[in-house]
């Protein structure tokens, strides 16, 4: 260099065009409890890797880079 996958929350990940972006684990508060830890409620947290396109509407299709994984010579 090619070529194939990926990039969404502190961590692993789901969303494959339709109008508030989610779960699970962590953190945090209150509940229980002598205490802790386990269960349960509720909350916290996201320029969806970057910048254009296209579209009424893009996390989702296009191009270009940027990063990581794999695979070939």
């Nucleotide at each position: 260099g090619c070529c194939a996958g990926g990039g969404u929350a502190g961590c692993u990940c789901a969303g494959u065009g339709g109008u508030u972006a989610g779960a699970g684990c962590a953190c945090a508060a209150g509940a229980u409890u002598c205490a802790u830890a386990u269960c349960c409620u509720u909350g916290c947290g996201g320029u969806c890797g970057u910048g254009g396109g296209u579209u009424c509407a893009a996390c989702u299709c296009c191009c270009a880079c940027c990063c990581c994984u794999g695979g070939u010579a």